A computed fold for a 354-nucleotide RNA from a Pseudomonadota bacterium, annotated as Bacterial RNase P class A. Taxonomically the source falls in Pseudomonadota (Bacteria, Pseudomonadati). The sequence is in RNAcentral, with records from ENA. It is recorded under the gene name rnpB. It matches the Rfam family "Bacterial RNase P class A". By type it is a ribozyme. About the family: Ribonuclease P (RNase P) is a ubiquitous endoribonuclease, found in archaea, bacteria and eukarya as well as chloroplasts and mitochondria. Its best characterised activity is the generation of mature 5'-ends of tRNAs by cleaving the 5'-leader elements of precursor-tRNAs. Cellular RNase Ps are ribonucleoproteins. RNA from bacterial RNase Ps retains its catalytic activity in the absence of the protein subunit, i.e. it is a ribozyme. Isolated eukaryotic and archaeal RNase P RNA has not been shown to retain its catalytic function, but is still essential for the catalytic activity of the holoenzyme. Although the archaeal and eukaryotic holoenzyme s have a much greater protein content than the bacterial ones, the RNA cores from all the three lineages are homologous -- helices corresponding to P1, P2, P3, P4, and P10/11 are common to all cellular RNase P RNAs. Yet, there is considerable sequence variation, particularly among the eukaryotic RNAs. Identified in Yersinia as Ysr151/RnpB.
């Protein structure tokens, strides 16, 4: 030089004029000072907050699944093991359990799970036929061939077919023996843990699949700023239809008396506006201190949208690499989608030069 990995940033820059929203100042006019994002977005997780619910513990529902930290929590972060990729820097993974039961597993194929053989291998054993030697003859021996039988090595079909390799062994065959590798199981060491290393054992238990139903372990009340909370306004008058005359209410210490009328359904009609929650917070930013590290702790120092038809825009000038996806609405943690082009920094391969 080249090609890659992984983390981090930035997101057109200056002025000027005219405008929008909020805070403070001023009698006013009107002055100062703030004013969108890395995702403000999907609304996919988890939390603060609110209100309603609730002993506790079950059902049923849904979620989460190697290990160990981090946190307010987390399906998220960070370290670790293990499996797969990649020469590598590195990047992937729902990654518990399939000897609890259920259940499936297209096509193909002899068979898809618990047994079985389509092509092929054997000719050890029976039966039957034949041909040859032998024998008078029964009968032996030997070749061939059919059926029974034996095998599961090869072949062939699948995504996946009963451990692999290799030597012995066999009529051929086979964990039928053995070495080694896999595997289960027990013990040792090293790890907090997953796991990893070694020693012994067992001829092999015995196919996938649980983002299939179940099983185990853990977590999960329910709704959501249109949550809520205050002030204000409205519920006028009236129409129909049931009930009831025993009542209620108000004066009154009671009684008597007097005055009003109720209670249910139906039509219709009025109200629906204001504070407020609301942004100072798991809150930025430097330093230090612990810790591989997520993060945690001190200590300085900062204020950084807050609207309610909903602001954050629009002219014009100058410059450059000519500028992407986007637009707050209680709030904060994450995750996942978009997104012109640029930029630092760290490693890793390769090639050339010295």
């Nucleotide at each position: 030089g080249g090609a890659g990995u992984c983390g981090g940033c930035c997101a057109g820059a200056c002025a000027g004029c005219c405008g929008c929203u909020g805070c403070g100042c001023g009698c006013g006019a009107g002055c100062g000072c703030a004013g969108a994002g890395g995702a403000a977005a999907g609304u996919c997780c988890g939390g603060g907050c609110u209100c309603c619910a609730c002993a506790g513990g079950g059902c049923a529902g849904g979620g989460u699944g190697c290990c160990a930290g981090g946190u307010a929590a987390c399906g998220c972060c960070u370290g670790g093991g293990c499996g797969g990729c990649g020469c590598g820097a590195g990047c992937c993974g729902a990654c518990g359990g399939a000897a609890a039961g259920u259940g499936c597993c297209a096509c193909a194929g002899a068979a898809a799970a618990c047994a079985u053989a389509c092509c092929g291998c054997c000719g050890a054993a029976g039966u039957c036929a034949u041909c040859c030697g032998u024998u008078c003859a029964c009968g032996c021996g030997g070749g061939c061939g059919a059926c029974u039988g034996g095998c599961a090595a090869g072949g062939g079909u699948g995504a996946a077919a009963u451990g692999g390799u290799g030597c012995g062994g066999u009529a051929a065959g086979a964990g039928c023996g053995c070495a080694c590798c896999g595997c289960g199981c027990c013990c040792c060491u090293g790890g907090c843990a997953a796991c990893a290393g070694g020693g012994g054992u067992g001829g092999c238990a015995g196919g996938g699949c649980a983002a299939a139903c179940c099983c185990c372990a853990c977590c999960c009340g329910g709704a959501g700023c249109a949550a809520g909370a205050c002030c204000g306004a409205a519920u006028a008058g009236g129409g129909g239809g049931g009930c009831c005359a025993u009542g209620a209410u108000g004066c009154g210490g009671c009684c008597c008396g007097u005055a009003u009328c109720g209670c249910c359904c139906c039509c219709g009609g009025g109200u629906u506006g204001g504070u407020u929650g609301c942004u100072a917070g798991a809150g930025g930013u430097g330093c230090c201190u612990g810790g591989c590290g997520a993060c945690a702790g001190g200590c300085a120092u900062c204020c950084c949208a807050g609207a309610g038809g909903a602001a954050u825009g629009g002219c014009u000038g100058u410059c450059c690499u000519c500028g992407a996806c986007a637009g707050a609405a209680c709030c904060c943690g994450g995750c996942u989608u978009a997104c012109c082009g640029g930029c630092c920094g760290a490693c890793u391969c390769c090639c050339g030069c010295a």

The model forms 95% of the base pairs in the Rfam consensus.